[in-house]
RNA sequence: GGCAGGGUAGCUCAGUUGGUUAGAGCGCGGGACUCAUAAGCCCGAGGUCGCGAGUUCGAUCCUCGCCCCUGCUA
Numbered sequence: 001g002g003c004a005g006g007g008u009a010g011c012u013c014a015g016u017u018g019g020u021u022a023g024a025g026c027g028c029g030g031g032a033c034u035c036a037u038a039a040g041c042c043c044g045a046g047g048u049c050g051c052g053a054g055u056u057c058g059a060u061c062c063u064c065g066c067c068c069c070u071g072c073u074a
Stems, first nucleotide, its partner, number of pairs: 001073007010026004019057001028044004050066005
């Protein structure tokens, strides 16, 4: 350099033939319980869906370019 896969919450990941609230677990904060702590229970915060452009009435999803990660190959 070429090819393939991937980038979504602090971490690990789901997700949708393009359709109107973007999710789970862990973690974090609070509450209740307890003599107290932990576990378990209840509630909550946290996201420009890698960046930019395009297509569309509408893009996390489709197209193009760029950046980063992994693998294969020369």

Record summary
Predicted 3D model of a 74-nucleotide RNA (transfer RNA) from a bacterium. It matches the Rfam family "tRNA". By type it is a transfer RNA. Rfam's curators write: Transfer RNA (tRNA) molecules are approximately 80 nucleotides in length.